The part of an RNA shown here (large-subunit ribosomal RNA, domain IV) has 346 nucleotides and comes from a soil metagenome. The prediction has a mean pLDDT of 84.
Context: one part of a larger RNA
RNA sequence: CACUCGCUAAGGAACUAGGCAAAUUAACUCCGUAACUUCGGGAGAAGGAGUGCCUCGCUAGGGUUAGAAGCCCGAGGAGGCCGCAGUGAAUCGCGCUCCGCGACUGUUUAACAAAAACACAGGUCUCUGCUAAGUCGAAAACGACGUAUAGGGGCUGACGCCUGCCCGGUGCCGGAAGGUUAAAGGGAGAGGUCAUGGGGAGCAAUCCCCGGAAGCUUCGAACUGAAGCCCCGGUGAACGGCGGCCGUAACUAUAACGGUCCUAAGGUAGCGAAAUUCCUUGUCGGGCAAGUUCCGACCUGCACGAAUGGCGUAACGAUAGAGCGACUGUCGUGACGAGUGACUCA
Repeated sequence: CACUCGCUAAGGAACUAGGCAAAUUAACUCCGUAACUUCGGGAGAAGGAGUGCCUCGCUAGGGUUAGAAGCCCGAGGAGGCCGCAGUGAAUCGCGCUCCGCGACUGUUUAACAAAAACACAGGUCUCUGCUAAGUCGAAAACGACGUAUAGGGGCUGACGCCUGCCCGGUGCCGGAAGGUUAAAGGGAGAGGUCAUGGGGAGCAAUCCCCGGAAGCUUCGAACUGAAGCCCCGGUGAACGGCGGCCGUAACUAUAACGGUCCUAAGGUAGCGAAAUUCCUUGUCGGGCAAGUUCCGACCUGCACGAAUGGCGUAACGAUAGAGCGACUGUCGUGACGAGUGACUCA
């Protein structure tokens, strides 16, 4: 010096990102226990008191016994004794307050994250009539030996109070008059080939040109033609969206009011410098001697807002932030001790 322990005057968080770590608390019996609350809780809330030994056997009760006033034990009770101090090899919560988030018990990144993330009962939308929808697949099979109080999928996430406006775009559902339209049908018409025929060259075989029936063959317009799309309507707990400028009241300021432009409609309730606020340590109040954090307000919401749920909420949490008490070597600031190493010598 390192590690693991023990002790420390007076102070008591001044340490530090942060009381991290440590300390405090702790058993049993009795007393006592607030706000709030979903009446279960909160609660071991908080806070306080007692605890030894001896004697009596007085009471409830128990034992022994066939039974009992006997005998044994005896919570409690009475009397007495000693000290400053009587739970003590044990046991083993620090407490309280405010506030964010998530209702809760659960689940998770095996080996840096346990959480506010996931799940959850509950809510709602949607699909599915059974050979169900859906999943897998060549199939078997599952769904389910279930049958809409069932099953699949999406979103939300106990409970309480609620959940506003917009269907123009996208999606989904419904509609079928018209438009567009595939295969297929249809076949107007066009081309190729080619017999007989006509013309030309050659002694001839044959070759070249013109024309073109039937057949064969290559194309092919009109017209008919489903769904879809266009079109018409519905639908937000579907994807989503939810304005600007100017003026105006007899101090000033502000604007209930008016004008105007744009939009599918212009953000309702509630909340709001918030896990969201850039400016910002906003401003005011509280707490401190002093507070970028915290709590309560204000509203100028850069850029909250209603199941991508809004706002509350008792209980719960190895959850985030703030404060008070108690407590302490965290600290001012070190000191001492024990053990094991390190180190030295052999």